[in-house]
Molecule: c-di-GMP-I riboswitch aptamer
Organism: Sulfurovum sp.
RNA sequence: UGUUGAAAAAGCUAAACCUAUUGCGAAGUAGGGACAGAAAGCUAUGGGUCUUAAAUAGAUCGCCAGGUUGCCAAU
Numbered sequence: 001u002g003u004u005g006a007a008a009a010a011g012c013u014a015a016a017c018c019u020a021u022u023g024c025g026a027a028g029u030a031g032g033g034a035c036a037g038a039a040a041g042c043u044a045u046g047g048g049u050c051u052u053a054a055a056u057a058g059a060u061c062g063c064c065a066g067g068u069u070g071c072c073a074a075u
Stems, first nucleotide, its partner, number of pairs: 002075004012037002017032006035062001041068003045065003048060004
């Protein structure tokens, strides 16, 4: 540096649900919680889904792809 995630170890994130709060809403944030995750870190670039009366406005990266950074182990 490339490939892989079977076993192991150290840590990490935290779905549903509950509480508080912000928002018209999708949802966000904080606390509890743990279904899961090897990028479930970051990024709305393309597609998807959702919200909104509607849009050239929004939400979602824990839907997929792309971009970018990175832990441990094996080889």